[in-house]
Context: one part of a larger RNA
This record gives sequence, structure tokens and C1' cells, in this order.
RNA sequence: UUGGGCGUAAAGCGCUUGUAGGCGGCUUUGUAAGUCGCGUGUGAAAUCCCCUGGCUUAACCAGGAAGUGCGCCCGAAACUGCGAGCUUGAAUGCCGGAGAGGGUCGCGGAAUUCCGGUGUAGAGGUGAAAUUCGUAGAUAUCGGGAGGAACACCAGUGGCGAAGGCGGCGACCUGGACGGACAUUGACGCUGAGACGCGAAAGCGUGGGGAGCAAACAGGAUUAGAUACCCUGGUAGUCCACGCUGUAAACGAUGGGUGCUAGCUGUGGUGGGUGUUGACCCCUGCCGUGGCGCAGCUAACGCAAUAAGCACCCCGCCUGGGAAGUACGGCCGCAAGGCUAAAACUC
Repeated sequence: UUGGGCGUAAAGCGCUUGUAGGCGGCUUUGUAAGUCGCGUGUGAAAUCCCCUGGCUUAACCAGGAAGUGCGCCCGAAACUGCGAGCUUGAAUGCCGGAGAGGGUCGCGGAAUUCCGGUGUAGAGGUGAAAUUCGUAGAUAUCGGGAGGAACACCAGUGGCGAAGGCGGCGACCUGGACGGACAUUGACGCUGAGACGCGAAAGCGUGGGGAGCAAACAGGAUUAGAUACCCUGGUAGUCCACGCUGUAAACGAUGGGUGCUAGCUGUGGUGGGUGUUGACCCCUGCCGUGGCGCAGCUAACGCAAUAAGCACCCCGCCUGGGAAGUACGGCCGCAAGGCUAAAACUC
């Protein structure tokens, strides 16, 4: 490589957009490049194969056949391609509501800390303590002010987003999805090597900000020790702007698309119907999100219309453990490091 695989055994890129490429709905006639068939030319000789013949035999020699392939002529038209058409795939227009989807600006209340008043001897903390704070007036309580960060209840296997992720309220700008009835375009589709972009936390650069929390650090305890767990402090950081980094148990450990394959039950959005005509309830459709469960699948666990079932298309990845996601080289980065990625040796 072939093959077999990728939820948990090795294996789905963190996620999109999309280039090349691969693959592609229905119909009929046309075309004949692919495809298939007949014929023909070529396919050197020797060798291989065949059999008869020639050297007494054999080796050897002569004869014949075959030859994946390629060229040309004629023909077939199912499939692919090309051409023509269609509307069910896809998209656009119209109406409707849902939503922590994204960005910018502004506003609000609770709480912590700080400041001031009252007031007096403790407070704080723990398993128990101590470090610590307090007569230079703490804790408690009251008041108004300053400032930063986060938004209790609502809150829900609720919602939105491609993923990361998104939660006080309002305004503005803006993306996507869904439902409904028609109309329009007419396969315009799916996937996607490279590539571009997005990408939690921590970290880095410059400038701000800094209430609380808190790596490092200091002290107090605990302990045989305690570079920890507990306590008192506390700096980076956490926040903002701009730029970089590009990783994660980036997880559903499950790539994307399409179709098909029992049911039961909850919930979010939105239609239709029966009926009250007030909402609900009940029946039913589409889209999402959960719980169970049959067939089937699975090594088992389990999955089971949101498949890990039955199929097709495209991409990524795996191929014994360690050495190792390391070395070397290359590319990227300010650095930290990231991406790509071995071997000797060993079991």
C1' cells in the first nucleotide's frame, strides 16, 4: 500500500468561511469525449507456449499461435461527461414573533473596602490557637460621600451562538436561525487539501485602573518534618484600550452533508384544527432541546430519528509500549513557547 478502523482500547483537526479537487436531483431527445463491441494496422528478432517436421536421439533448427497495450475505421447509447428542458434540492422576495448572539454608549440597586459621627473595650480567627487589628478609639451602629468589580431573586437536563462562549436595565448599530402563505431563479448543491479568519484561562508588550479576590512572598499554626492543606497579611494578575500569544479533559472524549428505519413521555419557539368563543385543556404540523425504549448495532458499557442503526458522498486521523509529542531541521513568536516531526536503543 491493500485491508480494517477512529464514544471509552491507537485514532475526529478547537471552530468557521471558502480555493483547487472529489462527488452530485428529475426528464427526454441530441452528441459520442469516457465506456462497450466488430474489423484492421502495429505490437523487431530471440525467449515463453503449441504441435508436426529436420539433423540416428537430445540439445539445436524450422513452422505456428499468443501478446495486457497503442493507432485507425465502423457500430451501440444503458451509465458518466457535454448540450436542451423541469421543480422536489438550494437560494431570493413578503409577513410574523422568539432569543444571556455580537459591538458601542449611558443608567441602576445590593454588597465589600475606604472616609465621617455616636460609643467603649475588646474584635477577629480556629478543631483549638496564635500571628493580626484596637484606648493614637477598633468591633458594633448611623450617615452621607469616594472608587472599582460583579450583576442576588427571575433561572429552568430554559434560550442564543460555528466553536470559544454569552446573564442587571435602556438606547443605537449589527449577524444568524425558526414559523407561515404565495411568488421568483432553475441544480445555482455537498464536502473541502492548502489558505484567510475566529478562538477559554494563563502569559507577554505599551498606557491606564485597582474595591474585593489572590499565584509568588512574609508571618502564625499543624506536623517527626510541612517549601502544603487551616489562619493573618500580601504583590503580580484579575478590570479597560490597543497589539501579541494560539493552547485546553477547546468533551457529546462522537467531523460535515443527505435519505431511510417502532413507540412513550417532558420542555422551548411557531403554525393549523375541534371547542369554549376568556385563558387553559384536547388533536395535529414544522424547528430545537431532554428522559426512557423496540428492531438493529456494540468486546462490553451502552447508542437507539439529536444513532454509536441501514446506506451514499467528501475531508481529517490511527497502525504495539517506552524513548517522545522529544531531538534535529524548517516556519511562526518580543519572550514564554507553538506548529510540523524522527531515529538509535529497549521491552
A computed fold for a 347-nucleotide part of an RNA from an uncultured delta proteobacterium, annotated as small-subunit ribosomal RNA, central domain. It matches the Rfam family "Bacterial small subunit ribosomal RNA". Its family is annotated with structural constituent of ribosome and ribosome in the Gene Ontology. Its mean pLDDT, the model's own confidence on a scale to 100, is 85.